RNA sequence: GGGCUCAUAGCUCAGUCUGGUAGAGCGCUCGGCUCUUAACCGAGCGGCCGUGGGUUCGAAUCCCUCUGAGCCCG
Numbered sequence: 001g002g003g004c005u006c007a008u009a010g011c012u013c014a015g016u017c018u019g020g021u022a023g024a025g026c027g028c029u030c031g032g033c034u035c036u037u038a039a040c041c042g043a044g045c046g047g048c049c050g051u052g053g054g055u056u057c058g059a060a061u062c063c064c065u066c067u068g069a070g071c072c073c074g
Stems, first nucleotide, its partner, number of pairs: 001073007010026004020057001027045006050066001052064003
């Protein structure tokens, strides 16, 4: 220098292909159960989806730019 993949909740990841109300597990808070704790059960909390722009009635999703991480080629 060229190419590819990835970036979504505090953490690990779905959802993207096929645009249409953002989810799961763990975590945290409160409650139940228990002599107490743990476990278990219930409820709740938590993300303008890495940045900026474009397309569209509508974008996490499609297109472009940039940033960061990883891999391959030279």